This is a predicted structure of a 73-nucleotide RNA (transfer RNA) from Culicoides brevitarsis.
Its mean pLDDT, the model's own confidence on a scale to 100, is 81.
Its Rfam family is "tRNA". It is annotated as a transfer RNA.
The RNAcentral record of the sequence draws on Ensembl Metazoa.

[in-house]
RNA sequence: GUUUGUGUGGCCUAAUGGAUAAGGCACUGGACUUCGAAUCCAGGGAUUGCAGGUUCGAGUCCUGUCACAAACG
Numbered sequence: 001g002u003u004u005g006u007g008u009g010g011c012c013u014a015a016u017g018g019a020u021a022a023g024g025c026a027c028u029g030g031a032c033u034u035c036g037a038a039u040c041c042a043g044g045g046a047u048u049g050c051a052g053g054u055u056c057g058a059g060u061c062c063u064g065u066c067a068c069a070a071a072c073g
Stems, first nucleotide, its partner, number of pairs: 001072007010025004018056001027043005049065005
């Protein structure tokens, strides 16, 4: 340099082009406990890497771009 793949809360992982983007861990508050751990209850946190396009509707399809990885040269 070329090609391919991946990119979603702090971390990991879902979501058939259609409903408020779902769940686990972590975090915060409460209950329980002498205190802590464990357990239980509740809560906050995502403009889905970025910018455009298609569509009535995009995390998903298309284009460009950025980062990372792999293969080839």